RNA sequence: UGCCAGAUCGUCUAAUGGUAGGACACAUGGUUCUGGUCCAUGUAAUCGGGGUUCGAGUCCCUGUCUGGCAG
Numbered sequence: 001u002g003c004c005a006g007a008u009c010g011u012c013u014a015a016u017g018g019u020a021g022g023a024c025a026c027a028u029g030g031u032u033c034u035g036g037u038c039c040a041u042g043u044a045a046u047c048g049g050g051g052u053u054c055g056a057g058u059c060c061c062u063g064u065c066u067g068g069c070a071g
Stems, first nucleotide, its partner, number of pairs: 001070007010024004018054001026042005047063005
């Protein structure tokens, strides 16, 4: 430099173009003499910008970053 792939709660991981969900973690409460386990509830995310569409995490363009391959 070229090509290909990827970017979603703090972490990991889902989501046929139609309410962004789950697990762990965290917070609060219950349980316990205390802690842990267990139970209930809650907080929390679509990499940036533009386009298509009634509607975009998803499709298109572009940028940034990461990984792989080639040189």